[in-house]
Context: one part of a larger RNA
Molecule: large-subunit ribosomal RNA, domain IV
Organism: Musa itinerans
RNA sequence: CUCUCUCUAAGGAACUCGGCAAAAUAGCCCCGUAACUUCGGGAGAAGGGGUGCCUCCUCAAAAAGGGGGUCGUAGUGACCAGGCCCAAGCGACUGUUUACCAAAAACACAGGUCUCCGCAAAGUCGUAAGACCAUGUGUGGGGGCUGACGUUUGCCUAGUGCCGGAAGGUUAAGGAAGUUGGUGACUUGAUGACAGGGGAGCCGACGAUCGAAGCUCCGAUGAACGGCGACCGUAACUUUAAUGGUCCUAAGGUAGCGAAAUUCCUUGUCGGGUAAGUUCCGACCCACACGAAAGGCGUAAUGAUCUGGGCACUGUCUCGGAGAGAGGCUCG
Numbered sequence: 001c002u003c004u005c006u007c008u009a010a011g012g013a014a015c016u017c018g019g020c021a022a023a024a025u026a027g028c029c030c031c032g033u034a035a036c037u038u039c040g041g042g043a044g045a046a047g048g049g050g051u052g053c054c055u056c057c058u059c060a061a062a063a064a065g066g067g068g069g070u071c072g073u074a075g076u077g078a079c080c081a082g083g084c085c086c087a088a089g090c091g092a093c094u095g096u097u098u099a100c101c102a103a104a105a106a107c108a109c110a111g112g113u114c115u116c117c118g119c120a121a122a123g124u125c126g127u128a129a130g131a132c133c134a135u136g137u138g139u140g141g142g143g144g145c146u147g148a149c150g151u152u153u154g155c156c157u158a159g160u161g162c163c164g165g166a167a168g169g170u171u172a173a174g175g176a177a178g179u180u181g182g183u184g185a186c187u188u189g190a191u192g193a194c195a196g197g198g199g200a201g202c203c204g205a206c207g208a209u210c211g212a213a214g215c216u217c218c219g220a221u222g223a224a225c226g227g228c229g230a231c232c233g234u235a236a237c238u239u240u241a242a243u244g245g246u247c248c249u250a251a252g253g254u255a256g257c258g259a260a261a262u263u264c265c266u267u268g269u270c271g272g273g274u275a276a277g278u279u280c281c282g283a284c285c286c287a288c289a290c291g292a293a294a295g296g297c298g299u300a301a302u303g304a305u306c307u308g309g310g311c312a313c314u315g316u317c318u319c320g321g322a323g324a325g326a327g328g329c330u331c332g
Stems, first nucleotide, its partner, number of pairs: 001327008010318002014316001019313001027051005036041001038148001052070007071075001083311005089305001090303002095107002111146007123132003149298004154228003159225002161221001163219003168216003174210002178206006186197004229247005256290001268284005
């Protein structure tokens, strides 16, 4: 010097990103216990008092209670053995997760809602056979979103998706009246080569026209994907604008909340807490860029969650010091 511990005057978070770490609390009995609340809780709330040993009484014994006495600084005498309170955010809760840097506000959840599926089900795996679903049958099974509970869930169907419809338009393979090319018995050029014509059949090409779903079209649908304006003026101080006008749109953000896990400007402004507060709490609303099941707003209980404050407590610190053990170092 490093590590693991013990003690430390006065102060007591002044340390620090942050009370990280440490200290403190602690068992059992009695008293007592707030806001809030889903009436179960909160709650071991908080906060107090007692605790050893001897003896007597109640007592079958034990335990418990009562009276008296006694010792110590200290009686759950060691070990073992909750710190607590106030106020916010988030997630209702118990649970699950990144084996080996993340345990959370992420996932799940009960509950809600939409949608598909009538059983040889839908869905999934497989080329198939076959299998799961399920030895289940709509109070069932699959998928999507949301996430207890309370209170709510506004407007838009123009685009996209899904569903329904079938009048019109477009439209494949295939069929097809017809048109046309080749070949072709035969035939013409007196005859061979060669050239021309050519029935039926066969092989093609084009083809009016018939021709489904789809697309187009019509309608419906938002707890489907999604979206939810701009400018200018106006009241008898000023400011502001209940109100008016214009343009655009499918419709122009309703309730609630709001500098928020969302606010750039921003340490917004005001109030509280502090002597002093970029954090925190309560408001305001000018929401760069909240907003209603990618749910909105509340909420008792709950959390090795996150944020701010307080009491207690302390070597975290002012600011160090002393001691024990282990290692290191030096010598042997």